[in-house]
Order: sequence, then structure tokens, then C1' cells
RNA sequence: AUCUUCGGGGCAGGGUGCGAUUCCCGACCGGCGGUGAAAGCCCGCGAGUUCCUUUAAGGGACUGAACCGGUGAGAUUCCGGUGCCGACGGUAAAGUCCGGAUGAGAGAAGAU
Repeated sequence: AUCUUCGGGGCAGGGUGCGAUUCCCGACCGGCGGUGAAAGCCCGCGAGUUCCUUUAAGGGACUGAACCGGUGAGAUUCCGGUGCCGACGGUAAAGUCCGGAUGAGAGAAGAU
């Protein structure tokens, strides 16, 4: 350099109600890269919404969340404790259902 493949998980059990996996009690889940130490909440990226530009590509804006203690050379990453966050459309108000999506992509692996 070329090609191929892979590349997102989760409301059990109850309450109210005509109707709720959406409200309430409770439960469960955590993409990718980096980081002398392992991360949903440290830094960045992807996805989503939107605008500009354009042959294609690309660029901008919006878009979430963590503290305390311990160990240690080093940890907001390990251990203990207590918390918090989660796009858009549909619908009794959704991180978990249905839908765009057998999509896209950060990347990863392999082959030549």
C1' cells in the first nucleotide's frame, strides 16, 4: 500500500392505574483509543441533532456523569464506601421496549 473479517449491553420481582419494561419501589447494562496502575463519570474519539461547503471528501456548533478513604514509586483506573450519567422519533413521561439500524463508525484482528 491492497484486500478480508470483526466491531453495544441491559428492568427480574412488585405498586398504582382503563392503559406504564416510560410514573413509584426495586433491578440490570456500560462502544473505541490513551493513561509508569486495569476507567460508563480523567483526556480524546465514535454515534445522534444541526449548520456551512462540496465532484468526492471535509469543517463548525450542540451533545452526559465522582467524590471520600486505603495501599503504593505511581491509581478520580485497584480495594472499601457513598453517589451520579446515559442521543433522536413513537407511546401513560423510556439508558433497558419499538424504530432509523442486517445501518454507520471510533477502532481491532488477519492475509498479501
FMN riboswitch aptamer (RFN element) from a marine sediment metagenome, 112 nucleotides, folded computationally. Its mean pLDDT, the model's own confidence on a scale to 100, is 86. The sequence is in RNAcentral, with records from MGnify.